[in-house]
Predicted 3D model of RNase P RNA and transfer RNA as a complex of 453 nucleotides. Rfam match: Bacterial RNase P class A. It is annotated as a ribozyme.
RNA sequence: CGAGGAGGGAAAUGGGGAUGCCCUAAGUGGGAGGAAAGUCCGGGCUUCCACGAGCCAGCACGCCCCGUAACACGGGGGCUCCGUAAGGAGCGGAAAGCGCCACAGAGACAAUACCGCCUGGAGGUUCCGAGCGCGCGCCCGAUUUUUGCGCCGGAGCCGAAAGGUAAGGGUGAAAAGUGAGGGAGUAAGACCCCUCUCCCCUGCUGGAGACAGCAGGAGGUGGCAAGCCCUGUGCGGAAGCAAGGUCAAGCAGGGGUAGGGUGGCUCUCCCAUAACCCCGGGUGGACCGCGAGGACCUUCAGGGCAACCUGAAGGCAAGAUAAAUGUCCCCGCCCGAGUUCCCUCGGGAACAGAACCCGGCUUAUUUCCCUCCUCGGUCU
RNA sequence: GGGGGUGUAGCUCAGGUGGUAGAGCAACGGCUUUUUAAGCCGUGGGCCGAAGGUUCGAGUCCUUCCACCCUCA
Numbered sequence: 001c002g003a004g005g006a007g008g009g010a011a012a013u014g015g016g017g018a019u020g021c022c023c024u025a026a027g028u029g030g031g032a033g034g035a036a037a038g039u040c041c042g043g044g045c046u047u048c049c050a051c052g053a054g055c056c057a058g059c060a061c062g063c064c065c066c067g068u069a070a071c072a073c074g075g076g077g078g079c080u081c082c083g084u085a086a087g088g089a090g091c092g093g094a095a096a097g098c099g100c101c102a103c104a105g106a107g108a109c110a111a112u113a114c115c116g117c118c119u120g121g122a123g124g125u126u127c128c129g130a131g132c133g134c135g136c137g138c139c140c141g142a143u144u145u146u147u148g149c150g151c152c153g154g155a156g157c158c159g160a161a162a163g164g165u166a167a168g169g170g171u172g173a174a175a176a177g178u179g180a181g182g183g184a185g186u187a188a189g190a191c192c193c194c195u196c197u198c199c200c201c202u203g204c205u206g207g208a209g210a211c212a213g214c215a216g217g218a219g220g221u222g223g224c225a226a227g228c229c230c231u232g233u234g235c236g237g238a239a240g241c242a243a244g245g246u247c248a249a250g251c252a253g254g255g256g257u258a259g260g261g262u263g264g265c266u267c268u269c270c271c272a273u274a275a276c277c278c279c280g281g282g283u284g285g286a287c288c289g290c291g292a293g294g295a296c297c298u299u300c301a302g303g304g305c306a307a308c309c310u311g312a313a314g315g316c317a318a319g320a321u322a323a324a325u326g327u328c329c330c331c332g333c334c335c336g337a338g339u340u341c342c343c344u345c346g347g348g349a350a351c352a353g354a355a356c357c358c359g360g361c362u363u364a365u366u367u368c369c370c371u372c373c374u375c376g377g378u379c380u
Numbered sequence: 381g382g383g384g385g386u387g388u389a390g391c392u393c394a395g396g397u398g399g400u401a402g403a404g405c406a407a408c409g410g411c412u413u414u415u416u417a418a419g420c421c422g423u424g425g426g427c428c429g430a431a432g433g434u435u436c437g438a439g440u441c442c443u444u445c446c447a448c449c450c451u452c453a
Base pairs, nucleotide, nucleotide: 001376002375003374004373005372006371007370008369009368010367011366013332014331015330016329017328018327019326021031022030023029033351037362038361040360041359042358043357044356045240046239047238048237049236050268052267053266054265055264056263058235059234060233061232062231063077064076065075066074067073078091079090080089081088082087092230093229097228098227099224100223101222109177114169115168116165117164118163119162123158124157125156126155127154128153129152131151132150133149134148135147179196180195181194182193183192198220199219200217201216202215203214204213205212206211244288245287246286247285254279255278256277259271260270261269294316296315297314298313299312300311301310302309303308333348334347335346336345337344338343381452382451383450384449385448386447387446390405391404392403393402399436407423408422409421410420411419429445430444431443432442433441
């Protein structure tokens, strides 16, 4: 210099004027976001219920510690795996039980013998024999001699049945169960012995703990719990600002039922027997909830590795209801192009838009900056 | 604004406890008919809304997103 990886931060144009819109306590006031979004979690707030008992369900989370109002969020740490590294991913239990593991494969979980190895030898086959038998051939003209079959003996090869073996091959995501080395052993193997290693248990030490280190010991029964389940912890339940309260207007007590009481069942209790239950009908107007102070923001100091906490000072008026927050001009700022400079021209986008309010997470999106690391090239 | 549900063939829907996805109608071709309809025979058509994860393996299980529908004073 180029290519790439990981992480973090900032901003989403500032000021003035004009003209519109919304709110207002009537002023020289205020007026969209980092995500206002998705509604995935946790709360505040509001209403209802029997926040009575028992049993059974249900939901969420899951290494440890801390933070927080709380969380499934955040911070720090531990272990395992991946990566050259920066860094990334994962996290109770598979030895309580059930279930599943397609296809392939011999066998998919107390199983299995396909190939291979070994025992075994039915049987087959080759060679040798101056062995035996039979047949063919040759010689008996004085000379000569094969060939085949069967049996027997010896040597070798192949090898069925039956059996042993999980060391090796093959199938598969996964093959019997921690793996490696050595020894002993065997028909071949395995069980076995020794050393190291993985998991487990006990003790000691360190640590707040997860855990780590050391020593000793007996054992080793796959994977899936984002399958059921077990276990530990936590959770009154149901609904949600169209909650809910007040007023106004309007409609139909018009129909149904004997039950109803906010996970299910039982008991008790309560309310009902014509409604306050269910269906259906009507209205969708005004005010409150609703916005100035709230788990708020900024700065500083202290504590803490950090998340965060404590204290002090200062600051803070969006509140619409089919829904306002817009447009133009000037100056500045940023970017791009041109130009030696002065300067000139052009542009200021993307995602998106409050609707009771907070804390997170996730997703969408533009620009800039910083830190660390890897690889390649060049120079010193 | 809140709550709930559904996405699988052109349309309407199945798919039990994860193992290469089916039915009816439609479409296309053939037979039948003078021709069409009906009928009979046959054929094709799907990355299961998108992405990521768990798993050997995902339509199915988990997470995030997208689209559509219903409902609430």